[in-house]
RNA sequence: GGGCUCGUAGCAUAAUGAUAUUGCGCCGGCUUUGCGAGCCGGAGACUGGGGGUUCGAUUCCCUCCGAGUCCACCA
Numbered sequence: 001g002g003g004c005u006c007g008u009a010g011c012a013u014a015a016u017g018a019u020a021u022u023g024c025g026c027c028g029g030c031u032u033u034g035c036g037a038g039c040c041g042g043a044g045a046c047u048g049g050g051g052g053u054u055c056g057a058u059u060c061c062c063u064c065c066g067a068g069u070c071c072a073c074c075a
Stems, first nucleotide, its partner, number of pairs: 001071007010024003026042005048064005
């Protein structure tokens, strides 16, 4: 330098054109002498930045940033 994959809550994931899912963690309640486990409830992401297409974009297109991987080049 070129190809491919990826970027969504504190962490890990799903959704592939129509109000963003689930688990762990966190907060509250029940239970317990207490803790843990269990059960119930709750908060938290407008999806890496910008632009475009569309009635509508996490999803499609362009560009930039970052990560992984393969190839090439130099040594």

A computed fold for a 75-nucleotide RNA from a Candidatus Hodarchaeota archaeon, annotated as transfer RNA. Rfam family: tRNA. Rfam classes the family as a transfer RNA. The RNAcentral record of the sequence draws on ENA.